Predicted 3D model of a 75-nucleotide RNA (transfer RNA) from a Parcubacteria group bacterium.
Its Rfam family is "tRNA". Rfam classes the family as a transfer RNA.
Lineage of the source: Bacteria > Bacteria candidate phyla.
Its mean pLDDT, the model's own confidence on a scale to 100, is 82.
Order: sequence, then structure tokens, then C1' cells
RNA sequence: GGACCCAUGGUGUAGCCCGGCUAACACGUCUCCCUGUCACGGAGAAGAUCAGGGGUUCAAAUCCCCUUGGGUCCG
Repeated sequence: GGACCCAUGGUGUAGCCCGGCUAACACGUCUCCCUGUCACGGAGAAGAUCAGGGGUUCAAAUCCCCUUGGGUCCG
């Protein structure tokens, strides 16, 4: 220098290819119930606008371009 992969709540992931509900699941956190208490169990809540910017579109986590960070390979 070139190619490819990854980046989504506090954590781990799904969704991305094929654009369209209020971005889903598990763990964790908080509240309530249950219990003599804790744990377990039950009910509920908060928490990410999707690495950043721009473009296309009626509509973008999803398509296109650039950039940043991490990784792999080639020279």
C1' cells in the first nucleotide's frame, strides 16, 4: 500500500444478505408480590435511536460513499 471481517442497552447476542409494528432475547439493575428472613419463583419498569459523518429513498440498524477503532490475510 491492497483485500476481507467486526462495531447494536451495563454485559453477551439476534436482526443486516432481501429497507417498512413501538429495535428483540438472555444475564445484570430497580420496584412490587411470594417467604418468618435470604435464595428460588411470579409480575412489572428503566436502559441502545444501532462506531461517527454524508448520500439514496415516502421510509435506513439494514443499500451506497468516506472516516475512526479492533482483527485477519496478501505485498

The same sequence occurs in records of 2 taxa.